[in-house]
RNAcentral holds the sequence, with entries from ENA. Predicted 3D model of a 74-nucleotide RNA (transfer RNA) from Candidatus Iainarchaeum sp. Its mean pLDDT, the model's own confidence on a scale to 100, is 81. Its Rfam family is "tRNA". From the family's description: Transfer RNA (tRNA) molecules are approximately 80 nucleotides in length. By type it is a transfer RNA.

């Protein structure tokens, strides 16, 4: 250098092939409620789609360049 796979809350993920609903589940924090205290468990609440650009009415999700990590060939 050529090829391939990946990138989503603080963390782990699902959705992306087949374009449409407030981006979902777990964990995390944080507030209550329970509790003699704490722990559990309930209940809300907080934060996220690697950048840019295209197509489209609409893009996490197609197409392009990028940036980053991994693998595999010279």
């Nucleotide at each position: 250098g050529g090829c391939c796979c990946c990138g989503u809350g603080g963390u782990g993920u699902a959705g992306c092939c087949u374009g449409g609903a407030u981006a979902g589940c777990a964990u995390a924090g944080u507030a209550g409620c329970u509790u003699g205290c704490g722990g559990a468990g309930c209940u809300g609440c907080u934060g996220a789609c690697c950048g840019g650009g295209g197509u489209u009415c609409a893009a996490a999700u197609c197409c392009c360049c990028g940036c980053g990590g991994g693998g595999u060939c010279g």